Small-subunit ribosomal RNA from an uncultured bacterium, 1479 nucleotides, folded computationally. The coordinates come from a structure-prediction model, not an experiment, and the mean pLDDT is 83.
RNA sequence: AGAGUUUGAUCCUGGCUCAGGAUGAACGCUGGCGGCGUGCUUAACACAUGCAAGUCGAGCGAGAAUUAGUUACUGGAGGCUUCGGCCAAAGGUAACUGAGGAAAGCGGCGGACGGGUGAGUAACGCGUGGGUAACCUACCUUAUACAGGGGGAUAACAUAUUGAAAAGUAUGCUAAUACCGCAUAAGCGCACGAAAUCGCAUGAUUUUGUGUGAAAAGCCGAGACGGUAUAAGAUGGACCCGCGUCUGAUUAGCUAGUAGGUGAGGUAAUGGCUCACCUAGGCGACGAUCAGUAGCCGACCUGAGAGGGUGAACGGCCACAUUGGGACUGAGACACGGCCCAAACUCCUACGGGAGGCAGCAGUGGGGAAUAUUGCACAAUGGGGGAAACCCUGAUGCAGCGACGCCGCGUGAAGGAUGAAGGUUUUCGGAUCGUAAACUUCUAUCAGCAGGGACGAUAAUGACGGUACCUGACUAAGAAGCCCCGGCUAACUACGUGCCAGCAGCCGCGGUAAUACGUAGGGGGCAAGCGUUAUCCGGAAUUACUGGGUGUAAAGGGUGCGUAGGCGGUAAUGUAAGUCAGGUGUGAAAGCCCGAAGCUCAACUUCGGGAUUGCACUUGAAACUACAUAACUAGAGUACAGGAGAGGUGAGUGGAAUUCCUAGUGUAGCGGUGAAAUGCGUAGAUAUUAGGAGGAACACCAGUGGCGAAGGCGACUCACUGGACUGUAACUGACGCUGAGGCACGAAAGCGUGGGGAGCGAACAGGAUUAGAUACCCUGGUAGUCCACGCUGUAAACGAUGAAUGCUAGGUGUCGGGGGUAUCGACCCCCUGCUGCAGUUAACGCAAUAAGUAUUCCGCCUGGGGAGUAUGCACGCAAGUGUGAAACUCAAAGGAAUUGACGGGACCCCGCACAAGCGGUGGAUUAUGUUGUUUAAUUCGAAGCAACGCGAAGAACCUUACCAGGUCUUGACAUCCCUCUGACCGGUCCGUAACGGGACCUUUCCUUCGGGACAGAGGAGACAGGUGCUGCAUGGUUGUCGUCAGCUCGUGCCGUGAGGUGUUGGGUUAAGUCCCAUAACGAGCGCAACCCUUAUCGUUAGUUGCCAGCGGGUCAAGCCGGGGACUCUAGCGAGACUGCCACCGUAAGGUGUGAGGAAGGUGGGGAUGACGUCAAAUCAGCACGGCCCUUAUGUCCAGGGCUACACACGUGUUACAAUGGCCGAUACAAAGGGCAGCUACCAGGUGACUGGAUGCUAAUCUCCAAAGUCGGUCUCAGUUCGGAUCGAAGUCUGCAACCCGACUUCGUGAAGCUGGAUUCGCUAGUAAUCGCAUAUCAGCCAUGGCGCGGUGAAUACGUUCCCGGGCCUUGUACACACCGCCCGUCAAGCCAUGGAAGUUGGGGGUGCCUAAAGUUCGUGACCGCAAGGAGCGACCUAGGGUAAAACCAAUGACUGGGGCUAAGUCGUAACAAGUAACC
Repeated sequence: AGAGUUUGAUCCUGGCUCAGGAUGAACGCUGGCGGCGUGCUUAACACAUGCAAGUCGAGCGAGAAUUAGUUACUGGAGGCUUCGGCCAAAGGUAACUGAGGAAAGCGGCGGACGGGUGAGUAACGCGUGGGUAACCUACCUUAUACAGGGGGAUAACAUAUUGAAAAGUAUGCUAAUACCGCAUAAGCGCACGAAAUCGCAUGAUUUUGUGUGAAAAGCCGAGACGGUAUAAGAUGGACCCGCGUCUGAUUAGCUAGUAGGUGAGGUAAUGGCUCACCUAGGCGACGAUCAGUAGCCGACCUGAGAGGGUGAACGGCCACAUUGGGACUGAGACACGGCCCAAACUCCUACGGGAGGCAGCAGUGGGGAAUAUUGCACAAUGGGGGAAACCCUGAUGCAGCGACGCCGCGUGAAGGAUGAAGGUUUUCGGAUCGUAAACUUCUAUCAGCAGGGACGAUAAUGACGGUACCUGACUAAGAAGCCCCGGCUAACUACGUGCCAGCAGCCGCGGUAAUACGUAGGGGGCAAGCGUUAUCCGGAAUUACUGGGUGUAAAGGGUGCGUAGGCGGUAAUGUAAGUCAGGUGUGAAAGCCCGAAGCUCAACUUCGGGAUUGCACUUGAAACUACAUAACUAGAGUACAGGAGAGGUGAGUGGAAUUCCUAGUGUAGCGGUGAAAUGCGUAGAUAUUAGGAGGAACACCAGUGGCGAAGGCGACUCACUGGACUGUAACUGACGCUGAGGCACGAAAGCGUGGGGAGCGAACAGGAUUAGAUACCCUGGUAGUCCACGCUGUAAACGAUGAAUGCUAGGUGUCGGGGGUAUCGACCCCCUGCUGCAGUUAACGCAAUAAGUAUUCCGCCUGGGGAGUAUGCACGCAAGUGUGAAACUCAAAGGAAUUGACGGGACCCCGCACAAGCGGUGGAUUAUGUUGUUUAAUUCGAAGCAACGCGAAGAACCUUACCAGGUCUUGACAUCCCUCUGACCGGUCCGUAACGGGACCUUUCCUUCGGGACAGAGGAGACAGGUGCUGCAUGGUUGUCGUCAGCUCGUGCCGUGAGGUGUUGGGUUAAGUCCCAUAACGAGCGCAACCCUUAUCGUUAGUUGCCAGCGGGUCAAGCCGGGGACUCUAGCGAGACUGCCACCGUAAGGUGUGAGGAAGGUGGGGAUGACGUCAAAUCAGCACGGCCCUUAUGUCCAGGGCUACACACGUGUUACAAUGGCCGAUACAAAGGGCAGCUACCAGGUGACUGGAUGCUAAUCUCCAAAGUCGGUCUCAGUUCGGAUCGAAGUCUGCAACCCGACUUCGUGAAGCUGGAUUCGCUAGUAAUCGCAUAUCAGCCAUGGCGCGGUGAAUACGUUCCCGGGCCUUGUACACACCGCCCGUCAAGCCAUGGAAGUUGGGGGUGCCUAAAGUUCGUGACCGCAAGGAGCGACCUAGGGUAAAACCAAUGACUGGGGCUAAGUCGUAACAAGUAACC
């Protein structure tokens, strides 16, 4: 940084899509380790359980457990004993004195912090900068001063008592740093004064006078710690203000405490914050109100930036704590783990009543695509209490779970070729996975084992944790996946599948050879992750501030006037709002950038700097903008003098024409059309003459002429009236430009009321046309068209081009005016055209009348369709107009230009294309091919021209591919291997429908003796074989346009490009043939020529050909000798080139009964077929890829079929007769063929033919002519025409003529008397006609094909028309290219949506009724000594009830259109002049 996608291709416009980055993510597959972060985005849904706010005994009373001591009583282990007794511990009970301090209570401080969440909020809520002279602040710090002396209660406790419980109640006792008076007190507060200083103002400060008011608490371990007042600081808050802060105008008006004032109340404090009274204001297009959405910011993501999006985690602010309301306490709350009330929900209950609030940390259910442990510790950091020890702390520090993210590491390293095995592929050679593996050597990061072992903690104290880290031994072991591979986009093959299954982000892939589906191999990318989905930015200059457009692509308002607004001429002075420069404050921290540092690195963290583009204050500058002042005249306007004009309105006048009426003349038609008919007319039309009536429009003049803002305006006259222009330069002095809303004008059609109505003429009627014709054409004809008044307000209202101003080459017209001149000119201004340079444009084009270059202002556009539709609103009598969406759907829609193709577009030209002619086809019979049908099979192919006497230049068997039947299975045919045999070939026999099968006879070569060659039989498998499929996988070959004159290239030039030029133009030609012109110059494939043949001559040669002359010879005969003269044969040459002449023409060339010549303008004919088109034909000529069959789709055999037969079509034959048939006689070819052949000649047969026999392997022999000519006959008829069909008898070929051959003879003797519509061939040795030959072939269904000669015409004025083609041009919405494209209704399915009687729900507001708790106020007969309180009442009010309307959403029988959907119906509206189209 771009790319894909509209087209046959191009440029442009324009949308869609992709590549990048990001995430609190989720899902799929996979998953080794560690560090640092992070983790309910949904139900502000409901919550079991535990914990999250306590602490102080150094404020106070009381004080359990426990414990010490003393005394009294008891007790009696043990000891002594003189046995009488004595001493006596532990234990127990009671009293007293102590220690101890649980639980609860009074009191103090803290529960307003910390932690959570984002519901509400569009707001001074937040951000930023200010203000408070309008304020408060516990604990903390500093300073000054003080603490005297009293009083009465009350919890706890005890007793009694109520209740299930929660919870109370009554009586009695008691303490304080609890509570209350009194005293004292200032620089504190209040009230009234005075003075000074200061402030933007209300005012503030200081000094001073008088009066007046309010304090305190102790405890103690004697070190301390507390208390009160005042002032100040610090910290934290409160209020006010400027600026900024989403969308909708299909929300335009909102507002009664509303806006302000005075006074009062209230508050820490200002204030309608509240109240009384007064005033009637206030907000709003610079967007009020209403509706929707939303916590705001630092920041985060993206981006080059400007911007756009987001507001998780971390930090600041706000709001909230089940929902709603309320206050209390307090320094601070209207209070998450406080209180009261109401509501919903949950729980307990003895039914009477009670309890609760995880949006704290864990955790549960639920919702959801989705988000963790009911962990450890107060060791650190911080917080609360305390003098402290210490206690509390789900704040916090840590750990656990999750690849959720970022960062780091690893899954080994070196060597190792027989390039192993295996996989994949293959042209079978190989290639590739691949040094990859194996194998050898080495190492140990992570993980595992063992040992040591921190920092975090200054002296102690460690949850983390035996953790980080270090060391040692040990084993390559435990550790790789995911996506992609048609293009975009890096990466290709095989198989499977066969528009199926499927893929797909866009284009698109898949219908039998898929690099796009699935699998495999290989490859590419990333990597403990990889993909997908969702969302945001980017690319997208695709909302364009940076940085877009508006003639034709989407887009200029139909036009003017003008309000707000925006912008604005020249010179001067001042101010300093904008602007510019300097300084100051602020812009929190974190983040970002730069530089360092700490964890081994990094992520992460720490430190320093920068940036934070902003706001505010301040000092200056004065060019520009702005503002103020006084000026100027170039913009604008006024005045005066002129002429031009379909400018407007009203009134009047005129002639031509149409129609109608009256009268005359006159007679049978008129009218209308492509042709007709309806219609009019003998009741007198049309035509013509005269007179009259009425309405509408104004011929000629008339002109890219004039006027007007646009719409628009056209006979003449008059009246009124608007504007422009020219000239003069007297006046004003920026008065200007544009213009959202607004106002006015505004074609045609249409509407209302009243007139008018000649012509024309929607609707309608009739006649035609047509398949239909609700049309086009014709005959009629109503609204309307006309006038007046009113409405409508739209047009392709167009120059598809908004208005204004300045500047920027020319040339040439024209309207008006001026100027100048004797006249015509040059020249100036305004309007209006054409052409053209620079410039511009995607191109076309525009080009001083800009679409150039600049400035100002306004309107409008942002893919196509849905749709200018729905809905709402406004306007309208209605018709309708204005404003104006969405769902859904497509990947395009579109502009300009290019090349083709096409046109019932234009021009030129050619062709047996038409015309002019000749002969045919279509009718008959028959042959042949085809369709169809039939069949066991009727094998297959060919299908408009360009299939159909075609493949087939020969279907009785064979051919043969088809059918039924019978055989064979390495095979009928090829190669390779093994074994056996010696042949193979040939002959005989049996058997079979035949092949197959069986038996017998005969029969090799070489040799180094091992064997080999060749052949047969048997065997195994590789393989053979296939006329099976695909001509849409192919080669080759062929047809066709078309023997048409075209098709291209190199270089140059033009064009952004596709492309153009050349190749077009003017002539000419059969021809892109040639000439001339020419930004082209040359060249190639085609044309022509070169080749063959034919026509003339020369020359050479002279057999098998020829025979003039010479000789011989025959009935005759080149038969013989000879000859080369002639014909002929076949080699070489000549000849024809518009060369010569005349005329025309620049030339090319043309014309000429020109000359010459055998031939004259390509002499005739042939061969020769450009680039390409038709997916044209052929897999059945051959070859070939792929697929299919393999005891059969292969092979062999005999029989049948390809020859069928109601029909239909094509191509031919023979005819229909006298230009003929028949009989007889008689003449003349060319080109070919011939040994399994052609056959002379003789004989036989009516004949086909047969029997002999001769020549010829061919210029030698032979096949070998017919029409014609001569003579005769027939005499117009279904015939002496015609010969089909049938009968009989034969001939020939062949193994064999039944299906199914040809020919002969005799007999039979059908249709047919010249052929409808239509259609074919042919322009000269041609058509027509006559025969001959030949390939294939045993024979032949040949009337076919291909050749040959004989006889031998007619016509062509000409290019209007039909067909085909060529060049140029034009239009196009076609490009599969007119056999194109394409529109609408109807029918079917699906989808979203509008309307709709209604129904349901939601949020917000309003009125009325009621009203809890609570503050305030009032009252207070009850309580209290009193202070005061209970109670009651009033105002307000959450909630509840009710009522009417608006808004939003869902749904609704039925209904409207819309969109989409390979092959439905009807027509053919549009694209070509598409019946011209559009409005």